[in-house]
Order: sequence, then C1' cells, then structure tokens
RNA sequence: AUCCUGAAAAGCCAAACCCUUUGUGAGAAGGGGACGGAAAGCAACGGGUCUUUUGUUUGAAGAUGGCCGGGCUGCCACG
Repeated sequence: AUCCUGAAAAGCCAAACCCUUUGUGAGAAGGGGACGGAAAGCAACGGGUCUUUUGUUUGAAGAUGGCCGGGCUGCCACG
C1' cells in the first nucleotide's frame, strides 16, 4: 500500500413524528428529533415499489440510493 474483518476510540449520517416552505402527486428542502446505519457518502445503470398522463392497452415522464443488485470514492485499526 491492497484485500477481508469491525473489537476499541475519534467522529459521521439521521427513520418515524412535529413545524415551515415547495410540488398535480409520489416526494423534496430547512429546523427539531433518533429508529437505526460500517459507507444510511456519491450516482437512477438494471430490477422492484410509488406518482402523473391515458377510456383501456402499449408506452412516456417523474420519485425512491434508509427496497435490492451492480459501479465510484472514503475515516480508524484488535486482528
């Protein structure tokens, strides 16, 4: 240095819910708050789920990265 692992320490993030703002909506942003997380950092490539449009179908456009799988990057070190 790299890979696995995550005992310890320093820290980090922040579910539900509440308030405000925003969006047709799923949802998102800020503040409070902690269920949890070793990538719960980044990013919609492939699925899944959700929303909108449509009489239906086939589609299309969005959302979700804390649904799953891949991809990129990163702190520390009992081993």
The RNA shown here (c-di-GMP-I riboswitch aptamer) has 79 nucleotides and comes from a Geobacteraceae bacterium. It was read from a public genome assembly, where an Rfam model found it.